[in-house]
A computed fold for a 93-nucleotide RNA from a soil metagenome, annotated as c-di-GMP-I riboswitch aptamer. Its Rfam family is "c-di-GMP-I riboswitch aptamer". Rfam's curators write: GEMM was predicted in a large-scale screen for bacterial structured RNA regulatory elements. The sequence is in RNAcentral, with records from MGnify. Of the family's consensus pairs, 95% are formed in the model. The prediction has a mean pLDDT of 82.
RNA sequence: GAUAAAGGCAAACCCGUCGUGAGGCGGGGACGCAAAGCUAUGGGCUCUUACACCGUCCGAGGGGGGACGGUUUAAGGCUGCCAGGCUACCGAA
Numbered sequence: 001g002a003u004a005a006a007g008g009c010a011a012a013c014c015c016g017u018c019g020u021g022a023g024g025c026g027g028g029g030a031c032g033c034a035a036a037g038c039u040a041u042g043g044g045c046u047c048u049u050a051c052a053c054c055g056u057c058c059g060a061g062g063g064g065g066g067a068c069g070g071u072u073u074a075a076g077g078c079u080g081c082c083a084g085g086c087u088a089c090c091g092a093a
Stems, first nucleotide, its partner, number of pairs: 001090001008033002013028006031080001037086003041083003044078003048075003052071007
C1' cells in the first nucleotide's frame, strides 16, 4: 500500500498481583493502531528519594534548625507523545 483477504496488537475501565510512587505483570475488556513489534539513544512528559542552590514562610538572644515551592544533578517510569536505531507478516493493480 486496495473501502480486499488472512493473521496481529489492545486505550479507558474492572479484577488479581508487585512497587513508596510514576508504573509493571496476569486475566477480562476494545478506544484505537500498518510497525500500537523491539530499543529509554535525543527531545518531551512523569514519580519518588537524596545532595546542592534560589525564593517564601515559620522559628530564634546567638548559633544551629523546620515547612512549602522552584531549579540542577543522581538513581527511576512512560516506546499507545515526537524523532533516531534494529527487525518483520500479508498483498492486487